Predicted 3D model of a 91-nucleotide RNA (c-di-GMP-I riboswitch aptamer) from Romboutsia lituseburensis. The coordinates come from a structure-prediction model, not an experiment, and the mean pLDDT is 80. The RNAcentral record of the sequence draws on ENA and Rfam. NCBI's taxonomy places the organism under Bacteria, Bacillota, Clostridia, Peptostreptococcaceae, Romboutsia. It matches the Rfam family "c-di-GMP-I riboswitch aptamer". Rfam links the family to the GO term cyclic-di-GMP binding. From the family's description: GEMM was predicted in a large-scale screen for bacterial structured RNA regulatory elements.

[in-house]
RNA sequence: AAAUUAAAUAGGCAAAGUUAGGGAAAUCUAAUGACGCAAAGCUAUAGGGGCUAAGGUAUGCUUAUGUAUAUUAUGCCAGCCAGUUGCCAAA
Numbered sequence: 001a002a003a004u005u006a007a008a009u010a011g012g013c014a015a016a017g018u019u020a021g022g023g024a025a026a027u028c029u030a031a032u033g034a035c036g037c038a039a040a041g042c043u044a045u046a047g048g049g050g051c052u053a054a055g056g057u058a059u060g061c062u063u064a065u066g067u068a069u070a071u072u073a074u075g076c077c078a079g080c081c082a083g084u085u086g087c088c089a090a091a
Base pairs, nucleotide, nucleotide: 004091012037013036017032018031019030020029021028022027035079041084042083043082047081048080049077050076051075055072056071057070058069059068060067061066
C1' cells in the first nucleotide's frame, strides 16, 4: 500500500408521529422527533419495480352545464432492487 472482515472511534443520515408551508393527488420543503442505516451519499424518459391521476382519451347517464367508471405520466418514490462515487478502520 492492496484485498478480506468483526468490534470500536470521529464525523454523518433520519422512519413513524406532530407543527407550518407548497401540490389535484402521490408526495415535497422547514422545524421537532429517532424506527433504523456502512452508502439511508448521488442518479427517476433513455434498467426493473412501485405510488398518484390534475389534464387527456374511451364509455355510460344527462337537453346541456355536468357527473360516474375505465385508462393514461407529462407528476412522484433512491429508506424496494439496481447503477455510480465514497469515510473511519484493530487484527